Molecule: Fluoride riboswitch aptamer (crcB RNA motif)
Organism: Neomoorella sulfitireducens
RNA sequence: UCUCCAGACGGUGAUGGAGUUCGCCGGAAAAACCACCCGCAAGGGUUGAUAACUCCUACCUGGGA
Numbered sequence: 001u002c003u004c005c006a007g008a009c010g011g012u013g014a015u016g017g018a019g020u021u022c023g024c025c026g027g028a029a030a031a032a033c034c035a036c037c038c039g040c041a042a043g044g045g046u047u048g049a050u051a052a053c054u055c056c057u058a059c060c061u062g063g064g065a
Base pairs, nucleotide, nucleotide: 009026010025011024012023013022016056017055018054019053020052021051035046036045037044038043
């Protein structure tokens, strides 16, 4: 120096923050990623602050003071 394996790092997983775990993309302006239903389109409608778990915040529903 090269190859292989492993690891680290950065980004990312349809709306905020944190911890843990997992998936995907990557050495920069690209990639990963950018929900579902109806509709030719325009447009209309639905669920969720998680990829998963836990907590906080915001929002929504019901009850009590």